Model confidence (mean pLDDT): 76 of 100. Predicted 3D model of RNase P RNA and transfer RNA as a complex of 465 nucleotides.

């Protein structure tokens, strides 16, 4: 210099001007309540001052939680759904880190829904002789007979059998390669590799290695049913709570009925234990807002810095900061300069001049992840090649 | 905002791992019939929303994306 791999970060900055929105304060206006009055209380609205105001994904809503309700807590069964190498991290996870195994790449590295197919069932189209208690179409060898020939060798046809080495079919044909053996063949026998079982060694484990042994018995598919292990009660802030009309109410009154052990109460079903609450029904009285009341609603598994344990994910300690929250919804527009990029022109070149100055997208209860979208840029670690010293 | 569902010719639909270069009806195009049109009849064009994975094999099973639809709250 060229080609490439992995990780982290930014995703505009400054100034002017015109606006939007939350909070606090000031002084004013409007209408309300209390009070004899002075005054006090809270509400709305415009002004002024100070101050806060989108993201790395706020997105998809795919997982895991917090929170709230089903009154609460425990045990069990069934169903439904999900997860799946091993160890660790975490509030938890299907996430993350480290390792193992398999595949790909010269390599840095990348990819893997990665338990079980010798528990059972199903399926394996077409092609093919045979596709699941395997299978003789061609071929090879052989018994008997006939023929080409006078005989032998050799060849052809029919026939009784053997054979899974070769051909052919297929995604897949019942271990692979080599040698021995045989009429021809075959784990029939042997060596190596693979596979199953066992011993020992290393490792927390997945697993790896050594040795012995079995001659192979066991095709694929579980993102088909299923089996094994583990996890999950259901719903979701339009959850829910409060003030409170008609329709709500755990309020009050009257009438009727049932009686003391049953009935109801977890928004998949059922059983059980502890334990809490309510009794059914009719009529009358009471009584806010509505172009949508108040709370839930942002101090949190929070951000930043330093020290420290750990290979890492992450944990611990100390200091410091307060950082959007309203509603169908604010966080914006314009101008100038600059950074970075690209385009055009000039120059041998450093560079100069002019223009551009962007992407994906936008909180709606909140967090931890994953996935998807994204103009452009910065930093670090590493690999392969070429050239020079 | 939350919770679900669906996507196959121009339209309505069949399919539930292979028999599917996906079948049917209406529509469209061409031929025959007719003096001509209609009706009838014969033939043809035309689709699995996009991408990736599992499998020998995917419209079908799984994941992501895109598009469309439905339901749910304040006493409502």
């Nucleotide at each position: 210099c060229c080609a490439g791999u992995c990780g982290g970060c930014c995703g505009g900055g400054c100034a002017g001007u015109c606006g939007c929105u939350g909070g606090u304060g000031a002084a004013g206006a409007u209408g309300g309540g209390c009070g004899a009055a002075a005054g006090c209380c809270g509400a709305u609205u415009a002004u002024c001052a100070c101050u806060g105001g989108a993201g790395g994904a706020a997105a998809g809503u795919c997982c895991g939680g917090g929170c709230u309700c089903c009154a609460u807590g425990g045990a069990g069964a069934c169903a439904a759904g999900g997860c799946g190498g091993c160890g660790g991290g975490u509030a938890a996870c299907g996430c993350c880190c480290g390792c193992c195994c398999g595949g790909c790449g010269c390599g840095a590295g990348c990819c893997g829904a990665g338990g079980g197919a010798a528990a059972g069932u199903g399926c394996c189209a077409c092609a093919g002789a045979g596709a699941g208690c395997a299978g003789a179409c061609c071929g090879c060898c052989u018994u008997g007979g006939g023929g080409g020939u006078u005989c032998a060798u050799c060849c052809c046809c029919c026939u009784c059998g053997g054979u899974a080495a070769g051909g052919g079919u297929g995604a897949a044909a019942g271990g692979g390669u080599g040698g021995g053996g045989u009429a021809a063949g075959a784990g029939c026998c042997c060596a190596c590799c693979g596979c199953g079982g066992g011993u020992c060694c290393g490792g927390u484990a997945a697993c790896g290695g050594u040795c012995c042994u079995g001659g192979c018995a066991u095709g694929g598919u579980a993102a088909a049913c299923c089996c094994c292990g583990c996890c999950u009660g259901g719903a979701g802030c339009a959850a829910g709570a409060c003030c409170g009309a008609a329709u709500a109410g755990a309020g009050g009154g009257c009438g009727c009925u049932u009686u003391c052990g049953u009935g109801g109460g977890c928004c998949g079903u059922c059983u059980u234990c502890a334990g809490c609450c309510c009794c059914g029904u009719g009529c009358c009285c009471c009584g806010g807002g509505u172009g949508u009341g108040u709370c839930g609603c942002g101090c949190g598994a929070g951000g930043g810095g330093c020290c420290u344990g750990g290979c890492a994910a992450c944990g611990g300690g100390c200091c410091u900061c307060c950082c959007a929250g309203a509603g169908g919804a604010a966080u914006g527009g314009c101008u100038g300069c600059c950074a970075a990029u690209c385009c055009g022109g000039g120059g041998u070149g450093a560079c100069c001049c002019g223009g551009u100055g962007a992407a994906c997208a936008g909180a709606a209860c909140c967090c931890g992840g994953c996935u998807u979208a994204c103009a452009g840029g910065c930093c670090g670690a590493c690999u392969g090649g070429u050239c020079u010293u | 905002g939350c919770u679900c569902c669906c996507a196959u010719c121009g339209u309505c639909u069949a399919g539930u791992g292979g028999u599917c270069c996906a079948g049917g009806a209406c529509a469209c195009c061409g031929g025959c019939c007719u003096c001509u049109c209609a009706c009838g009849u014969c033939g043809g064009u035309a689709a699995c929303a996009g991408g990736g994975g599992u499998u020998c094999g995917a419209a079908c099973c799984c994941c992501c994306u895109u598009g469309g639809g439905a339901g749910c709250g304040c006493c409502a």
It holds a member of the Rfam family "Bacterial RNase P class A". Its family is annotated with dimeric ribonuclease P complex, ribonuclease P activity and tRNA processing in the Gene Ontology. The family's RNA type in Rfam is ribozyme.